Predicted 3D model of a 485-nucleotide part of an RNA (small-subunit ribosomal RNA, 3' major domain) from a metagenome.
The prediction has a mean pLDDT of 81.
It matches the Rfam family "Bacterial small subunit ribosomal RNA".
The RNAcentral record of the full RNA draws on SILVA.

Context: one part of a larger RNA
RNA sequence: UGACGGGGGCCUGCACGAGCGGUGGAGUAUGUGGCUUAAUUCGAUUCAACGCGAAGAACCUUACCUGGCCUUGACAUGUGGGUAGUAGAAGCCCGAAACGGCAACGAGGUAGCAAUACCAGCCCUCACAGGUGCUGCAUGGCUGUCGUCAGCUCGUGUCGUGAGAUGUUGGGUUAAGUCCCGCAACGAGCGCAACCCCUGUGUCCUGUUGCAACCACGGUAUUAAUCGUGAGCACUCUGGACAGACUGCCUCGCUUAAACGAGGAGGAAGGUGGGGAUGACGUCAAGUCAGUAUGGCCCUUACGGCCAGGGCUGCACACGUACUACAAUGCCAAGAACAAUGGGGUGCAAUACUGCAAAGUGGAGCAAAUCCUUAAAUCUUGGCUCAGUUCGGAUUGUCGGCUGCAACUCGCCGACAUGAAGUUGGAAUCGCUAGUAAUGGCGUAUCAGAUACGACGCCGUGAAUACGUUCCCAGGCCUUGUACA
Numbered sequence: 001u002g003a004c005g006g007g008g009g010c011c012u013g014c015a016c017g018a019g020c021g022g023u024g025g026a027g028u029a030u031g032u033g034g035c036u037u038a039a040u041u042c043g044a045u046u047c048a049a050c051g052c053g054a055a056g057a058a059c060c061u062u063a064c065c066u067g068g069c070c071u072u073g074a075c076a077u078g079u080g081g082g083u084a085g086u087a088g089a090a091g092c093c094c095g096a097a098a099c100g101g102c103a104a105c106g107a108g109g110u111a112g113c114a115a116u117a118c119c120a121g122c123c124c125u126c127a128c129a130g131g132u133g134c135u136g137c138a139u140g141g142c143u144g145u146c147g148u149c150a151g152c153u154c155g156u157g158u159c160g161u162g163a164g165a166u167g168u169u170g171g172g173u174u175a176a177g178u179c180c181c182g183c184a185a186c187g188a189g190c191g192c193a194a195c196c197c198c199u200g201u202g203u204c205c206u207g208u209u210g211c212a213a214c215c216a217c218g219g220u221a222u223u224a225a226u227c228g229u230g231a232g233c234a235c236u237c238u239g240g241a242c243a244g245a246c247u248g249c250c251u252c253g254c255u256u257a258a259a260c261g262a263g264g265a266g267g268a269a270g271g272u273g274g275g276g277a278u279g280a281c282g283u284c285a286a287g288u289c290a291g292u293a294u295g296g297c298c299c300u301u302a303c304g305g306c307c308a309g310g311g312c313u314g315c316a317c318a319c320g321u322a323c324u325a326c327a328a329u330g331c332c333a334a335g336a337a338c339a340a341u342g343g344g345g346u347g348c349a350a351u352a353c354u355g356c357a358a359a360g361u362g363g364a365g366c367a368a369a370u371c372c373u374u375a376a377a378u379c380u381u382g383g384c385u386c387a388g389u390u391c392g393g394a395u396u397g398u399c400g401g402c403u404g405c406a407a408c409u410c411g412c413c414g415a416c417a418u419g420a421a422g423u424u425g426g427a428a429u430c431g432c433u434a435g436u437a438a439u440g441g442c443g444u445a446u447c448a449g450a451u452a453c454g455a456c457g458c459c460g461u462g463a464a465u466a467c468g469u470u471c472c473c474a475g476g477c478c479u480u481g482u483a484c485a
Stems, first nucleotide, its partner, number of pairs: 001485002003482003007479007015469002019432005026324008034315002042053002064310007073128001077127002080124004088105001091102003108119004130299002133297003139293001141288003144284001146282001151190006157166003170181003196276004201243005207237001210233002215230006246270001249264005326425001330384007342373003347366002352361003391422001396417007438461007
């Protein structure tokens, strides 16, 4: 100087407390451990592994296993030599395919008048290719974490024999090493904040595919009303520019002063308005050689390459994360409303018709502010009346639909039948402070299809509680002890 302390002081954080909803019990989905296996490919393992890499394993993917094949190789560049119905290729044989074999037909480029030479192709050879083989404790790059915590340093000066100290400590204050005051320090850098994006208010501009108030004409209708056309850009909206918030104004408090704090006015918004992007010096030999790159080592008729089938989906069990429930603030049936983000050409698909349905037939419109893509919770009416039930839907049987060469291992969906467990969950444990939690649906990526209940977004409905910092956890500053470095 650091690190550590079941030392001290001050402070912060959904850390505790106050609340709301869960997990832990059940069934299922999914990941992991274990076991099994020919193989169940590999990696990730406290927080910071376990719906993680994987934004999608039937084949492919695929790296694993079994079997069948290839050896300058599926791919690149070069060297030397050879070669002509060559390159290509319908079709045929063998076979699970790959591979191997036969083969009608049948080319090209450059130079040159041509002969011919060279290229492209094929064969042989040598250099080499290839490796998801090992080492993340040889590395780059990227990432996680402490932590969006407020810290981490430097120059000159001064002090100290020196390691170092000072500045950065102190008094206030802040979300903040934020700012003020003081001070042997004076300044500066990386962080903080601001500058960036979205959102909340207004003004101006913009006017189609958006909007629709006023006006005119026409249609339907008894009326209420509603539709079309014209005219329109007022309003909503689209998306561009600008304004707006700065403790600027007022009062009080603090030590008189500053910084600041409390309240108020005005305002759409008030003290960082809300959200995002942004992650200092460093820590964990943290993670990744399987994303790519890369040193070294290893394999080279195999640890490389091709193919078929299987496996990654196995199941006495254990754990994590979710979904669905156990019901009446509910379930069922019928009817009536209101969104936003997005996506669409091998695509999205309306009206109509068929089918109980999944879906099928068909195809208007749309490269889309134009067309397509049903919101559900909610509300109204009726039923159920506390039951293992009109709760719950697992499991199983039968029959179907869709995608796709192909749904046996191993896809999703529908109908009928079946109707497990489950009556609110032990010890323990998690999230959340406002348009948040909780709850309801919708969209997208990946994608032929899909095990998506996942991930990432969108909108609807919409709470409770916070006295406070004694305690648990994590962190910051000062100080103290130390046989630690």